[in-house]
Context: one part of a larger RNA
RNA sequence: CUGGGCGUAAAGCGCGCGUAGGCGGCUUUUCAAGUCAGGGGUGAAAUCCCGGGGCUCAACCUCGGAACUGCCCUUGAAACUGGAUGGCUAGAAUACUGGAGAGGAGAGUGGAACUCCAGGUGUAGCGGUGAAAUGUGUAGAUAUCUGGAGGAACAUCAGUGGCGAAGGCGGCUCACUGGCUCGAUACUGACGCUGAGGCGCGAAAGCGUGGGGAGCAAACAGGAUUAGAUACCCUGGUAGUCCACGCCGUAAACGAUGUGUGCUAGACGUUGGGGGUCUUAGACCCUGAGUGUCGCAGCUAACGCGUUAAGCACACCGCCUGGGGAGUACGGCCGCAAGGUUAAAACUC
Numbered sequence: 001c002u003g004g005g006c007g008u009a010a011a012g013c014g015c016g017c018g019u020a021g022g023c024g025g026c027u028u029u030u031c032a033a034g035u036c037a038g039g040g041g042u043g044a045a046a047u048c049c050c051g052g053g054g055c056u057c058a059a060c061c062u063c064g065g066a067a068c069u070g071c072c073c074u075u076g077a078a079a080c081u082g083g084a085u086g087g088c089u090a091g092a093a094u095a096c097u098g099g100a101g102a103g104g105a106g107a108g109u110g111g112a113a114c115u116c117c118a119g120g121u122g123u124a125g126c127g128g129u130g131a132a133a134u135g136u137g138u139a140g141a142u143a144u145c146u147g148g149a150g151g152a153a154c155a156u157c158a159g160u161g162g163c164g165a166a167g168g169c170g171g172c173u174c175a176c177u178g179g180c181u182c183g184a185u186a187c188u189g190a191c192g193c194u195g196a197g198g199c200g201c202g203a204a205a206g207c208g209u210g211g212g213g214a215g216c217a218a219a220c221a222g223g224a225u226u227a228g229a230u231a232c233c234c235u236g237g238u239a240g241u242c243c244a245c246g247c248c249g250u251a252a253a254c255g256a257u258g259u260g261u262g263c264u265a266g267a268c269g270u271u272g273g274g275g276g277u278c279u280u281a282g283a284c285c286c287u288g289a290g291u292g293u294c295g296c297a298g299c300u301a302a303c304g305c306g307u308u309a310a311g312c313a314c315a316c317c318g319c320c321u322g323g324g325g326a327g328u329a330c331g332g333c334c335g336c337a338a339g340g341u342u343a344a345a346a347c348u349c
Stems, first nucleotide, its partner, number of pairs: 003321004007303002012317001014201004021194003025088003029084003033081002035077008049065006091191001092188001094186002096183001098181002103177002106174004110154001114150008125136002162169002206247006215241002220236004258316006266294006273287006298305002322349003331342004
């Protein structure tokens, strides 16, 4: 390099946008680069192969042929690929009327709960556990009522539900903003798919500066448990959790399943559209967009997947190649650091 693979055995980049590149709808005319055919030149000799000859054979030597699968020149062909040219509308995009939605970012605002503070009532416990103790309380706690302050999260609705590319998104209101989708027409006319590099987004934890701090709570302290208990349980409790701005760039970032397109039995749910029928609530039928369960064919080592494929194909990218050493060392790049990323070998089984 060829090959075989990537749901669970090694293997899909966390996700998107997009550059180069690769690939690309129907059709007219044309060119002839790829492609195909004929002819010519070259493709040293030796080697290899075939036929013959010489050393008694063989190895070896030698003669002839074939071959040297290639490159170049030339004459032609025009189906396919490609270039040019004209046309088309089935891909793609735009416009229009509706629709649903925790999609994003900003400002404002609400109630329940909780903690603290002040006051009233009230008295001996409260709290906690398997049982206790630490803790807290006669300096009046717990309980209860009134008032106040603060921060964080939004019960019910809630769903096998919705939205988003992924991470993720949930009280309410306002203005700003992205995407999706039904329908009916019009318009552009291949404008498409994928995407090495690149760029952006990216849970939690962590980091920097400044705020904030109710509850919770790594670390830490104490009480228990225990042979011990640097734990599990309990009482406390600081970073942090929250906000703004800037970093970090990882995850079982999972559907452990890359993106796009076409084709291939059905059945039953569900979300939000459109159309129709019926006795306008509603029921049923059709349609196309999502989201589920089961299941034929087919696939699979099995499990299972099964029109939301892991089926049948095509295009492009990424990745794997026995276990350990090791996602480590060294070097590079990135980072304030923590570290990330790229990524071996010796040795060993």